[in-house]
RNA sequence: CGGGAUGUAGCUCAGCCUGGCUAGAGCGCCUGCUUUGGGAGCAGGAAGUCGCAAGUUCGAAUCUUGUCAUCCCGA
Numbered sequence: 001c002g003g004g005a006u007g008u009a010g011c012u013c014a015g016c017c018u019g020g021c022u023a024g025a026g027c028g029c030c031u032g033c034u035u036u037g038g039g040a041g042c043a044g045g046a047a048g049u050c051g052c053a054a055g056u057u058c059g060a061a062u063c064u065u066g067u068c069a070u071c072c073c074g075a
Stems, first nucleotide, its partner, number of pairs: 001074007010027004020058001029045005051067005
């Protein structure tokens, strides 16, 4: 320098190819119930500008372009 993969909740990930209901799951965290207490169980809750920016569109996590970080391959 060229090519490719990944980036979504505190952690691990789904969803993207095929644009459309309010962005979801497990674990973790908080509160309550239960218990002598803990754990387990049950109920409820918080936590996200979908890496960043721009474009297309009535509408973008999803399409397009640029860019950043990590990893892989090539020169």